Predicted 3D model of a 350-nucleotide part of an RNA (small-subunit ribosomal RNA, central domain) from a metagenome.
The full RNA is in RNAcentral, with records from SILVA.
The coordinates come from a structure-prediction model, not an experiment, and the mean pLDDT is 89.
Context: one part of a larger RNA
RNA sequence: CUUGGCGUAAAGCGCGUGUAGGCGGGACGGCAAGCGAGAUGUGAAAUCCCUUGGCUCAACUGAGGAAGUGCAUUUCGAACUGCCGACCUUGAGUGCGGGAGAGGGAGGUAGAAUUCCCGGUGUAAAGGUGAAAUUCGCAGAUAUCGGGAGGAAUACCGGUGGCGAAGGUGGCCUCCUGGACCGACACUGACGCUGAGACGCGAAAGCGUGGGGAGCAAACAGGAUUAGAUACCCUGGUAGUCCACGCCGUAAACGAUGGGCACUAGGUGUCGCGGGUAUUGACCCCUGCGGCGCCGAAGCUAACGCGUUAAGUGCCCCGCCUGGGGAGUACGGCCGCAAGGCUAAAACUC
Numbered sequence: 001c002u003u004g005g006c007g008u009a010a011a012g013c014g015c016g017u018g019u020a021g022g023c024g025g026g027a028c029g030g031c032a033a034g035c036g037a038g039a040u041g042u043g044a045a046a047u048c049c050c051u052u053g054g055c056u057c058a059a060c061u062g063a064g065g066a067a068g069u070g071c072a073u074u075u076c077g078a079a080c081u082g083c084c085g086a087c088c089u090u091g092a093g094u095g096c097g098g099g100a101g102a103g104g105g106a107g108g109u110a111g112a113a114u115u116c117c118c119g120g121u122g123u124a125a126a127g128g129u130g131a132a133a134u135u136c137g138c139a140g141a142u143a144u145c146g147g148g149a150g151g152a153a154u155a156c157c158g159g160u161g162g163c164g165a166a167g168g169u170g171g172c173c174u175c176c177u178g179g180a181c182c183g184a185c186a187c188u189g190a191c192g193c194u195g196a197g198a199c200g201c202g203a204a205a206g207c208g209u210g211g212g213g214a215g216c217a218a219a220c221a222g223g224a225u226u227a228g229a230u231a232c233c234c235u236g237g238u239a240g241u242c243c244a245c246g247c248c249g250u251a252a253a254c255g256a257u258g259g260g261c262a263c264u265a266g267g268u269g270u271c272g273c274g275g276g277u278a279u280u281g282a283c284c285c286c287u288g289c290g291g292c293g294c295c296g297a298a299g300c301u302a303a304c305g306c307g308u309u310a311a312g313u314g315c316c317c318c319g320c321c322u323g324g325g326g327a328g329u330a331c332g333g334c335c336g337c338a339a340g341g342c343u344a345a346a347a348c349u350c
Base pairs, nucleotide, nucleotide: 004321005320006319007304008303012318014201015200016199017198021194022193023192025088026087028085029084030083031082033081034080035077036076037075038074039073040072041071042070049065050064051063052062053061054060091191092188093187094186095185096183097182098181103177104176105175106174107173108172109171110154115149116148117147118146119145120144121143126135162169163168206247207246208245209244210243211242215241216240220236221235222234223233258317259316260315261314262313263312266295267294268293269292270291271290272289273288274287275286276285299306300305323350324349325348332343333342334341335340
């Protein structure tokens, strides 16, 4: 470079915003860079091809021709790409009116429960297990009633439900704030898609400083179990889990499926908004748009399966793969306080 691929075989960046770049709607006029046609010049010789000649033939070789897909100049063409001008509304966006939602941030607040403390009642157990023991309790436990403290999480509603780009998101109230959707019109006039770098976000664990600490609980200790038991079970228990600020930047970050647009049978459930029918509303019925699921035509697939939410049919852009091990390692570089992360080989071996 070409070709083939990326749900499960190797392969979709964890997710977004967006720079360069690549690609880009409808109609008109112009230019002629790309593009097409003609002409001219050039494209050394040899080689290759054609014709013909010379060595007895051939290899080899002499002569002539053709070719040389290219480049330059010039003339012409204007469908397509491009550029310029002026225009359009269907792509994209804005305005207006609505309802839905655990979307994000901040502050406040409520009740249940666990634990602890104080007080009352009360007496010998409690706890725990397969069975036990460690443990706790006559210095009064467990149980029960009253009062108080503190931290964390929000039963029921709750859903096969909703929202968010992903990570994720759940009591209630207030404030600030993002996005999606529906409806009828008006407006801007291609303002679009993707996106190498870059920048931002990014579960849990972990790290730094300072708080906080009820429950749970790596490590650790003890009790059991066992041949042993550095485990599973039990009693304890520190980091941590929580908050603020700052790092880390990973994951089976999964739909193991990048984003956008268009096209290609249906059936059924559900969520949001709207329309119709009906007596106003609701339920029910019919129906439109948007979302989330299930089953399936055609088609695709190695099969499993996917199937208008495609893994179908096409186009545009990005990322990635190229036998197993060595290895996501070494070395170097960049980042990090560290832990480590990102980039990323080879020898050797099968």